The RNA shown here (SAM riboswitch aptamer (S box leader)) has 128 nucleotides and comes from a Candidatus Firestoneibacteriota bacterium. The sequence was found by an Rfam model in a public genome assembly. The organism belongs to Candidatus Firestoneibacteriota, within Bacteria. Model confidence (mean pLDDT): 80 of 100. It matches the Rfam family "SAM riboswitch aptamer (S box leader)". Rfam describes the family as follows. The SAM riboswitch is found upstream of a number of genes which code for proteins involved in methionine or cysteine biosynthesis in Gram-positive bacteria.
RNA sequence: CUCUUAUCCAGAGUGGCAGAGGGACAGGCCCUGUGAAGCCACGGCAACCGGACCCCCAGUUUAAAACUUGGGGUUGCUAGGUGCCAAUUCCUACUUCGGUAAUGCAAAUGUCCGAAGUGAGAUGAGAG
Repeated sequence: CUCUUAUCCAGAGUGGCAGAGGGACAGGCCCUGUGAAGCCACGGCAACCGGACCCCCAGUUUAAAACUUGGGGUUGCUAGGUGCCAAUUCCUACUUCGGUAAUGCAAAUGUCCGAAGUGAGAUGAGAG
């Protein structure tokens, strides 16, 4: 970098160095000298991977027990590996469906809202 797959309306920050940017891209809207990015220290969130432990089911066995096995844990636990700690991925694009403001004699145009799907992006796990 590419592919596959899962998740993305929850959650979680202080200090030091530094000194003007940052929120992926574009637009919007925000954050920021009451200190941005980045780096460092300490802390936290979470449960994707994952060791131990715990719980449940099955199995084996037993007098009762028990575990050497398999499966599961949405609301168990947390060594370790990532990730994350302003705002829903800050908001948005496209398709279909449902409702609907407005215009119109009508056909129709079409605003806004909701649902499903696709796309873009981020993160994990696996593969190349």